[in-house]
Model confidence (mean pLDDT): 77 of 100. Bacterial RNase P class A from a Mariprofundaceae bacterium, 376 nucleotides, folded computationally. Taxonomically the source falls in Mariprofundaceae (Bacteria, Pseudomonadota, Candidatius Mariprofundia, Mariprofundales). The model forms 95% of the base pairs in the Rfam consensus. Rfam family: Bacterial RNase P class A. Its family is annotated with ribonuclease P activity, tRNA processing and dimeric ribonuclease P complex in the Gene Ontology.

RNA sequence: GGAGUGGUCCGGGUGGUCGCGUCAGGUGUGUGCUUGCACAUUCCUGCCGAGGAAAGUCCGGGCUACACAGGGCAGAAUGCCGGAUAACGUCCGGUGGGGGUGACCCCGGGAAAGUGCUACAGAGAAUAGACUGCCGGUUGCAAAACCGGUGAGGGUGAAAGGGUGCGGUAAGAGCGCACCGUCCCGUGCGGUAACGGACGGGAGCUGAGGUAAACCCCAUUCGUAGCAAGGCCAAAUAGGGAAGCAACAGGCGUGGCCCACGCUGCUUCCGGGUAGGCUGCUUGAGCCUGCAGGCAACUGCAGGCCUAGAUGAAUGGCUACCGCUUCUGCCCACCGGGCAGAGGUACAGAACCCGGCUUACAGGGCCACUCCGCUU
Repeated sequence: GGAGUGGUCCGGGUGGUCGCGUCAGGUGUGUGCUUGCACAUUCCUGCCGAGGAAAGUCCGGGCUACACAGGGCAGAAUGCCGGAUAACGUCCGGUGGGGGUGACCCCGGGAAAGUGCUACAGAGAAUAGACUGCCGGUUGCAAAACCGGUGAGGGUGAAAGGGUGCGGUAAGAGCGCACCGUCCCGUGCGGUAACGGACGGGAGCUGAGGUAAACCCCAUUCGUAGCAAGGCCAAAUAGGGAAGCAACAGGCGUGGCCCACGCUGCUUCCGGGUAGGCUGCUUGAGCCUGCAGGCAACUGCAGGCCUAGAUGAAUGGCUACCGCUUCUGCCCACCGGGCAGAGGUACAGAACCCGGCUUACAGGGCCACUCCGCUU
């Protein structure tokens, strides 16, 4: 210098101007009465006012209401081992396998219980399979054709049912043998464990292709709903209940009419629900700094800090300058720098609160590490 890997941080700044929301203080007005308070509201001042993902709502927990003796079925999720944690499908450390020259990254129960699927290509795809080749035979002058053997060579494919060698054979083949590989069993060692490595024995491997984000099997876990949860206050109108008063009349309904039956008044009080309001609501598994423990995730202690709570939903618009960056032109020219012009400056916005995961994102900074080249 080039190419990369893993982390972490930021994600515009300042001024002017016009605004917005909560809260606090002041001021004016109105209403109420307990006459100095409460409520509503105008204006003024001050403090604070989105994110790394506030997002997707995919997991986990807090909180709240309801349900709940125990067991089973169904369903869903998870799946090597140990740890962290409030909990997790997250994180950390290990372990096995795979990829990469490497930093590093990806994956994790069972495919020798059963069923299914396995594209394209290929002769043949899971009870293997003769297209070519090889070997034998028959026919034939020959070329070749037909029959049989052969899974060694070629070709196809993600995958062709262990590998190398020797023997063997017509040619071949775990057909036989040696070594390697694979699988099973046992012993002892290291490790908390997953697992590792050692030794011994067994199986020619016809019991082992892949797929479980196909069904399935095994183990573990799981009540339901969500702040529109839940709690409190509570109109108008209609209806319900109780007490008192009035009345036996009138009205209305059923009916053609009469009788009859039913309903119907006023006042006060009570309770339920609706509109509406208050609460839940932001001090919390909180953030920062230091020390200690731990490989780490994380935990403990001490000190400091307060950091949005809106509810058709505020946190903004315009403008000037600056910053960052891209392109073009010009200039100085030593890797580069300066000037001018034109662009760009993302993704996206709280809505009960936390811990994660995933996804989106203009541009930029920092740290550690790896590989290659060059120079000393």